[in-house]
A computed fold for an 84-nucleotide RNA from an Ignavibacteria bacterium, annotated as transfer RNA. The coordinates come from a structure-prediction model, not an experiment, and the mean pLDDT is 81. It was read from a public genome assembly.
RNA sequence: GGGCAGAUGGCCGAGUGGUUAAUGGCAACAGACUGUAAAUCUGUCACGCUUCGCGUUACGGAGGUUCAAAUCCUUCUCUGCCCA
Numbered sequence: 001g002g003g004c005a006g007a008u009g010g011c012c013g014a015g016u017g018g019u020u021a022a023u024g025g026c027a028a029c030a031g032a033c034u035g036u037a038a039a040u041c042u043g044u045c046a047c048g049c050u051u052c053g054c055g056u057u058a059c060g061g062a063g064g065u066u067c068a069a070a071u072c073c074u075u076c077u078c079u080g081c082c083c084a
Base pairs, nucleotide, nucleotide: 001083002082003081004080005079006078007077010026011025012024018067028044029043030042031041032040046056047055048054049053060076061075062074063073064072
């Protein structure tokens, strides 16, 4: 230099233009169990509120398409693989 794949929550990872605050797992926090701990089980796990719900924001940065974008398009940044 050329080609290909990718960037999603604290971490890993799934995700058909609408049904998704985002499958699942790990971590963390609370509870149950236990003499204690571990393991196991249950719940919580973006923010706000009048909290069995409602609202807002969010998928690398910027811009665009669309009634509607994590998803499609353009561009930039970064990572990995292959070729030279």

Taxonomically the source falls in Ignavibacteria (Bacteria, Pseudomonadati, Ignavibacteriota).